[in-house]
Overview: This is a predicted structure of a 73-nucleotide RNA (transfer RNA) from Cryptosporangium minutisporangium. It matches the Rfam family "tRNA". Rfam classes the family as a transfer RNA. Rfam links the family to the GO term triplet codon-amino acid adaptor activity. The sequence is in RNAcentral, with records from ENA.
RNA sequence: GUUCCUGUAGCUCAGCGGAGAGAGCACCGGACUACGAAUCCGGGGGUCGGCGGUUCGAAUCCGUCCAGGGACA
Numbered sequence: 001g002u003u004c005c006u007g008u009a010g011c012u013c014a015g016c017g018g019a020g021a022g023a024g025c026a027c028c029g030g031a032c033u034a035c036g037a038a039u040c041c042g043g044g045g046g047u048c049g050g051c052g053g054u055u056c057g058a059a060u061c062c063g064u065c066c067a068g069g070g071a072c073a
Stems, first nucleotide, its partner, number of pairs: 001072007010025004018056001027043005049065005
C1' cells in the first nucleotide's frame, strides 16, 4: 500500500429495515443468615465508534473517516 472481518451497557455478546435497544456476568437495594457466601426478588446504567446519505422508517443498507484484528505485498 491492497483486501477482508470487527466496533451495541463496566465486561462477553445477541439483534441481519418496523419502530419500548436486550441477555449473561459485574454493580446497587431488599429477602434469607449470628455475619458472610450461595440462592431468590427488584433496580440503575446505552444518544448502537464519528459524520453524511438512502428510506415513510436505520443498530441493521450505502459512502467516508477513526480504532482494533487477519491475509497479501